A computed fold for a 74-nucleotide RNA from a Lachnospiraceae bacterium, annotated as transfer RNA.
It matches the Rfam family "tRNA". By type it is a transfer RNA.
The prediction has a mean pLDDT of 81.
Taxonomically the source falls in Lachnospiraceae (Bacteria, Bacillati, Bacillota, Lachnospirales).
[in-house]
RNA sequence: CGGGGUGUGGCUUAGUUUGGUAGAGCGCAUCGUUCGGGACGAUGAGGUCGCGCGUUCGAAUCGCGUCACCCCGA
Numbered sequence: 001c002g003g004g005g006u007g008u009g010g011c012u013u014a015g016u017u018u019g020g021u022a023g024a025g026c027g028c029a030u031c032g033u034u035c036g037g038g039a040c041g042a043u044g045a046g047g048u049c050g051c052g053c054g055u056u057c058g059a060a061u062c063g064c065g066u067c068a069c070c071c072c073g074a
Base pairs, nucleotide, nucleotide: 001073002072003071004070005069006068007067010026011025012024013023020057028044029043030042031041032040050066051065052064053063054062
């Protein structure tokens, strides 16, 4: 320098096929239960999807650019 892959709550990830309200598990907070803790149960907070621009009535999803990491080639 060229090609390919990955990027979504604190962590691990689903969702991309077919554009249409961003979900789950763990963790966290509060409450119940307990002498207390754990476990269990209930409720809740937390992400605008790596970043920017575009297409569209509507983008995590499509297009372009760009950043980080990984792989291959030179």